[in-house]
RNA sequence: GGAGUCGGCCAGGCAGUCGCUUCGUCCGUUCGCGGGCGGGGAGGAAAGUCCGGGCUCCACUGGGCAAAGGCGCCGGGUAAUCCCCGGGCGGCGCGAGCCGACGGAAAGUGCCACAGAAAAUAUACCGCCGCGCGUCCAUCCUUUUGCCGCCGCCGCAUGACCGCGGCCGGCAGCCGGAUGGGCGCGCGGUAAGGGUGAAAUGGUGCGGUAAGAGCGCACCGCGCCGCUGGCAACAGCGGCGGCAGGGCAAACCCCGCCUGGAGCAAGACCGAAUAGGGACCCGAUGCGCGCCCUCGCGGGGUCCGGGUAGGUUGCACGAGGCAUUCGGUGACGGAUGUCCCAGAUGAAUGACUGUCCACGACAGAACCCGGCUUAUCGGCCGACUCCCGCU
RNA sequence: GGCUACGUAGCUCAGCCGGUUAGAGCGCAUCACUCAUAAUGAUGAGGUCCCCUGUUCGAGUCAGGGCGUAGCUA
Numbered sequence: 001g002g003a004g005u006c007g008g009c010c011a012g013g014c015a016g017u018c019g020c021u022u023c024g025u026c027c028g029u030u031c032g033c034g035g036g037c038g039g040g041g042a043g044g045a046a047a048g049u050c051c052g053g054g055c056u057c058c059a060c061u062g063g064g065c066a067a068a069g070g071c072g073c074c075g076g077g078u079a080a081u082c083c084c085c086g087g088g089c090g091g092c093g094c095g096a097g098c099c100g101a102c103g104g105a106a107a108g109u110g111c112c113a114c115a116g117a118a119a120a121u122a123u124a125c126c127g128c129c130g131c132g133c134g135u136c137c138a139u140c141c142u143u144u145u146g147c148c149g150c151c152g153c154c155g156c157a158u159g160a161c162c163g164c165g166g167c168c169g170g171c172a173g174c175c176g177g178a179u180g181g182g183c184g185c186g187c188g189g190u191a192a193g194g195g196u197g198a199a200a201u202g203g204u205g206c207g208g209u210a211a212g213a214g215c216g217c218a219c220c221g222c223g224c225c226g227c228u229g230g231c232a233a234c235a236g237c238g239g240c241g242g243c244a245g246g247g248c249a250a251a252c253c254c255c256g257c258c259u260g261g262a263g264c265a266a267g268a269c270c271g272a273a274u275a276g277g278g279a280c281c282c283g284a285u286g287c288g289c290g291c292c293c294u295c296g297c298g299g300g301g302u303c304c305g306g307g308u309a310g311g312u313u314g315c316a317c318g319a320g321g322c323a324u325u326c327g328g329u330g331a332c333g334g335a336u337g338u339c340c341c342a343g344a345u346g347a348a349u350g351a352c353u354g355u356c357c358a359c360g361a362c363a364g365a366a367c368c369c370g371g372c373u374u375a376u377c378g379g380c381c382g383a384c385u386c387c388c389g390c391u
Numbered sequence: 392g393g394c395u396a397c398g399u400a401g402c403u404c405a406g407c408c409g410g411u412u413a414g415a416g417c418g419c420a421u422c423a424c425u426c427a428u429a430a431u432g433a434u435g436a437g438g439u440c441c442c443c444u445g446u447u448c449g450a451g452u453c454a455g456g457g458c459g460u461a462g463c464u465a
Base pairs, nucleotide, nucleotide: 001387002386003385004384005383006382007381008380009379010378012356013355014354015353016352017351018350020041021040022039023038024037025036026035027034028033043362047373048372050371051370052369053368054367055263056262057261058260068259069258070257071256072255073087074086075085076084077083088102089100090099091098092097103254104253108252109251110248111247112246125194126193127190128189129188130187131186132185133184134183135182136181137180138179139178140177141176144173145172146171147170148169149168152167153166154165155164156163202220203219204218205217206216207215221243222241223240224239225238226237227236228235229234267313268312269311270310277304278303279302280301281300282299287298288297289296290295320339321338322337323336324335325334326333327332357360392464393463394462395461396460397459398458401417402416403415404414410448419435420434421433422432423431441457442456443455444454445453
C1' cells in the first nucleotide's frame, strides 16, 4: 500500500424568523380557554408482531393427567425466552473468523418416483469360477478302408524284368476315446468388477481362493467395555468385537423439557338524554287488549340501581439512563455518584432563509420492557488476519 | 392499536399424506357449420404456482423470513 474479518459509534451541523404539542409558573378570563416566561419533544430500527416478560381481567384458587402447540449438544446468564455468553462436535475459509432446527431410524407405522437384478425379513442382469450335456476345431491313440513307394523288406513266378501276395512306412477319410480351446444350454458357487440411481449392505492394501468374499491380517472407520482428563457435552489411550438392519422424524411418532386463556379497543372510576327495570305513593274497581271466565298487561309522580354516548384514569420513576469502580474469560452481576429524558386521542416534533461540508439512506412513538428478524446513503474509531513492496 | 384467514392461467377455483407432464369451467385465438351472427363442434395459445432462503434425491405442497389482500374487534 492492497484485500479482508470482528466489535462499537454517528445518522447532516450552526445561526435567525414563524409555527405545533406537553409540563411548570405568572397574569387575564365569558371558566370554554387565551397570553407571557422557562423546560422537554421519535428511532436504531419507533417496523414485522416472530418469541419472552411486566401490568390488567377471567378461570382454577391443592397437585397431577390428557389434548393442542412449541423447544431439543453441554454448562452458565437473566424477571423470562425459541434470546445472549462460554465450551463441545460437524462443515466452510490459507487465515483472522464464519455457519449449523445439533435428541432418537435397533419401540412401532409409513415413504424412497424414474432407472436398475435388487430401494431393504434382501436379491443376482452382465461378468468371473466349477460340474454336466450338445456341437465345432486342433493334437494324439486305437480300429478299419483306399492310394502311394519309378530305388524299402520277404515270399511265389520268370532266363532276367514286368506282375501277384504279404509285411513295413507315408498320406487321406470313417467309428470310438483322451487332452486343450471356441460356442450354446442346464445346475451350482460368488458379490471382486461392469452398469442404474440422490442413495447399493464398511473403505484401502496384502494374503488367500476354482473364482471370490472380513475368509485371514495391517491401517482407517464403526460398536461395546475399561482407564485418564473435564461439572458436563466430549476428547485421549488401551482392550475386545469381523461389522450387527441405507436415507427421510422442517413424515406420523417415541423420549425429555416448557406453556391456563385473553389482551390497554385489557381494566378501573364518574356518568347524561331517550327507552326499559325495581320499590313506594296517587288515581280507578270502570274501560281497552289477550275470543270469553280465572288470570295477566296497559295511567301519573317520587326515589333507587344497572348499562350506553361522553369524560377521567390506566400513561411514564422505569427489570431506567450516564459515569466511575469491583467480581467474572464473557453474557452479566454488585457498589457509589449523578440525571429526569415524548406522552398525543384526528392524534404534536414542521416550514422558510443564510452558511458550511463528506450533499444527507431506511423510516416516524400510541401501555411498557428484554430479544430476534427485516429495511438502511455514507462516514468514524478500535482489535485482528492474509498478500505485496521498502528498511 | 390488537387478532385471524388467504395468495395457482385474463376471471372463478381444484391439485390428497412431497413424485417428476400443474389441471377444470368461463373467457381468448383459429377452423368448421350458416347468406350472416349466436349457439354447437374441433384444435390451439396462455403459468416467475406472490417473493427469498432452507429441509429433502426431489417443493405448488414442508419449515423460516418478507410482500400484498381481505375479514373480525370499541

Predicted 3D model of RNase P RNA and transfer RNA as a complex of 465 nucleotides. Its mean pLDDT, the model's own confidence on a scale to 100, is 77. It holds a member of the Rfam family "Bacterial RNase P class A". From the family's description: Ribonuclease P (RNase P) is a ubiquitous endoribonuclease, found in archaea, bacteria and eukarya as well as chloroplasts and mitochondria.